[in-house]
RNA sequence: ACUGAUAAAGGCAAAUCUGUCGAAAGAUAGAGACGCAAAGCUGCGGGCCUAAUGUCUGCUACAGGGCAGGCGAUGGCGGCCGAGUUGCCACAU
Numbered sequence: 001a002c003u004g005a006u007a008a009a010g011g012c013a014a015a016u017c018u019g020u021c022g023a024a025a026g027a028u029a030g031a032g033a034c035g036c037a038a039a040g041c042u043g044c045g046g047g048c049c050u051a052a053u054g055u056c057u058g059c060u061a062c063a064g065g066g067c068a069g070g071c072g073a074u075g076g077c078g079g080c081c082g083a084g085u086u087g088c089c090a091c092a093u
Stems, first nucleotide, its partner, number of pairs: 001093001003090002011036002016031006034079001040085003044082003047077003052074001054071007
């Protein structure tokens, strides 16, 4: 440097449940462990999720409006894949 043990020391924590926040996706705290060598950090690119505001169409009402559907991130996901950045350990190579 690459790589990653049935190693050692330590770390993180899926689903689920409860509280809080949010329109939602989801976030967060506690419990909990499916897993993880970057499952540390950054939404920068792709991807995915949501659709409040907005916008379009239809129906209704005919005064403000109401309902349904489409589109659509200024919202999310880093435990989907890249990228950037920092980093513990060392059997084998």

Predicted 3D model of a 93-nucleotide RNA (c-di-GMP-I-GGC riboswitch aptamer) from Firmicutes bacterium UBA5473. It was read from a public genome assembly, where an Rfam model found it. Its Rfam family is "c-di-GMP-I-GGC riboswitch aptamer". Its family is annotated with cyclic-di-GMP binding in the Gene Ontology.